[in-house]
Context: one part of a larger RNA
């Protein structure tokens, strides 16, 4: 821009893509078959591999913005307490998130038309013949069925709901303006950008603060014991990124578009 008023929501499905897998074991059955050795077709059941999708409850990984321990040097005048550098100095743990080595699910079943092939009836050709007329069966393959996208499908579909006769003007038109939407702003369950989603004071969207969870593992200071190192008490303390709640303290300011009327 189109889809023939403007919008919001829900859809139909032309069409497109994906998936489709493999094996072992138990049983049928040591049966059919075979002199024996050996050893099924078929049907039923179980388990697994690889693959695919989703997720983070569990088990792990990561987690250079969290906690602790510790070595050397420098600095804060010194002690103590800390900060910086040394691969993140090294080491031990670890929330959220992201993940697999983790968890869950999937391939099923069924229908239709068929291939090779197997048939029924049946002439041409008194017989025969699956074929010439006619009618069946038949595959991991084809079309449905399953999953995803999908009306720019210009053949532009359908349904529900909302908005609606203002002002000026002779008219053309202009202005205001409805439902609604956007720019802009706060952000993330989203994300390369855009888009999408949650919000914008009639507000919990983000930050801050606060409570909890969770992590680390008993802070500083003080007291007591000890010659001291150190230990004990205050103390599951102190500190804490992303998690779950609460709370307007801070920031969501300010604008525009928009209908046959």
């Nucleotide at each position: 821009c189109g889809u023939u008023g403007c919008a919001a929501g829900c859809u139909u499905g032309a069409g497109a893509g994906g998936a489709g897998u493999c094996a072992a074991c138990c049983u049928u059955a040591g049966u059919a078959c075979g002199a024996g050795a050996g050893g099924a077709u078929u049907g039923g059941g179980u388990u697994g591999g690889a693959c695919a999708u989703a997720c983070c409850c569990c088990u792990g990984g990561u987690g250079a913005u969290c906690c602790a321990g510790u070595u050397g040097c420098a600095c804060u005048g010194c002690u103590a307490a800390g900060u910086g550098c040394a691969c993140a100095g090294c080491u031990g743990g670890g929330u959220a998130g992201c993940u697999a080595c983790g968890u869950a699910u999937g391939g099923c079943a069924g229908g239709g038309a068929u291939a090779a092939c197997c048939g029924c009836u049946g002439a041409a050709a008194g017989c025969a013949u699956c074929u010439a007329a006619g009618c069946g069966g038949g595959a991991a393959g084809c079309c449905c069925c399953c999953c995803u996208c999908g009306a720019g499908a210009u053949u532009a579909g359908g349904c529900u709901u909302g908005c609606u006769g203002g002002u000026c003007g002779a008219a053309a038109g202009a202005c205001g303006a409805a439902a609604g939407a956007c720019c802009c702003c706060u952000g993330g369950u989203a994300g390369a950008c855009c888009a999408c989603c949650a919000g914008g004071u009639u507000g919990a969207u983000a930050g801050g603060c606060u409570g909890c969870a969770a992590g680390u593992g008993u802070a500083c200071g003080g007291g007591c014991a000890g010659a001291a190192a150190u230990g004990c008490c205050u103390u599951g303390a102190g500190c804490u990124g992303a998690g779950c709640g609460g709370u307007a303290c801070u920031a969501a300011c300010g604008g525009u578009c928009g209908a046959a009327g």